[in-house]
Context: one part of a larger RNA
RNA sequence: CUGGGUGUAAAGGGAGCGUAGACGGCAAAGCAAGUCUGAUGUGAAAGCUAUGGGCUCAACCCAUAAACUGCAUUGGAAACUGUUUAGCUAGAGUGUCGGAGAGGUAAGUGGAAUUCCUAGUGUAGCGGUGAAAUGCGUAGAUAUUAGAGGAACACCGGUGGCGAAAGCGGCUUACUGGACGAUAACUGACGUUGAGGCUCGAAAGCGUGGGGAGCAAACAGGAUUAGAUACCCUGGUAGUCCACGCCGUAAACGAUGAAUACUAGGUGUUGGGGGACUAUAGUCCUUCGGUGCCGCAGCUAACGCAAUAAGUAUUCCACCUGGGGAGUACGUUCGCAAGAAUGAAACUC
Repeated sequence: CUGGGUGUAAAGGGAGCGUAGACGGCAAAGCAAGUCUGAUGUGAAAGCUAUGGGCUCAACCCAUAAACUGCAUUGGAAACUGUUUAGCUAGAGUGUCGGAGAGGUAAGUGGAAUUCCUAGUGUAGCGGUGAAAUGCGUAGAUAUUAGAGGAACACCGGUGGCGAAAGCGGCUUACUGGACGAUAACUGACGUUGAGGCUCGAAAGCGUGGGGAGCAAACAGGAUUAGAUACCCUGGUAGUCCACGCCGUAAACGAUGAAUACUAGGUGUUGGGGGACUAUAGUCCUUCGGUGCCGCAGCUAACGCAAUAAGUAUUCCACCUGGGGAGUACGUUCGCAAGAAUGAAACUC
């Protein structure tokens, strides 16, 4: 390389949009590039292969045939691929009607709790632990009433919902994206995937300017201990919050790429539609879209997966190829930096 693989053994890109490319529905007519077929020319000889022959055999040698699976020219075929023309509606999209939702952005607003300052009441302790101490307090603490400020939204709340993923939860308003159901009016294959590319991307971190209640790396003190650079306690700065700009990584996980079709059932739940019964509460049947559990066939090394597949197939992309060295070195690109991306070898087992 081929082959075989990628839930857990090495291996699915963090996620989307999309360029080139690859692949692509039904039916008709044409063309003939791929495809199939006939003919002609060529495909040196030797060698190889087959048969026969010559050296006593063999190696070796000779003859004949076959082969040379190729290329070019030319005649034909039209199923498939391709291409052209004119169509179709089952894929895809648009329209109309309808309900669901922590989807996004911005502004406003509410109550509970913590803390603090000022003021009132009030007096000797408070706090903390396994036990203590550091700490706070007669300069009046803890407790209690009013005020200020920041951050987060108890109950509802749910293997509930929404979003491509990251993620999204008090309430109200404005703007706005997507999905779903019903219908079948319109377009007529407009599709799938997607190397590069572009965009989004938790937390931490970085830059500038704000903000700072609680929490809390670092740090300080008190304990514990043989020691204790920890676990426990008292404090506490970055940070956590906001605006703008970077960073671009995570066990970014379902450790499971995207899309389409097909393949026993059972039982929850969520958003719609249809029907039957009942008569306002519901029960049953059925259908489409999500989200769970169990389970057959099948698959699997086993565990397990099982219509939300890890089953049966097809298309496209990404990735793997013994362990260590190493996600390191060097180079390059990106970044303010931290670093990120790409990514070896010697050597060794």

Model confidence (mean pLDDT): 86 of 100. Predicted 3D model of a 349-nucleotide part of an RNA (small-subunit ribosomal RNA, central domain) from an uncultured bacterium.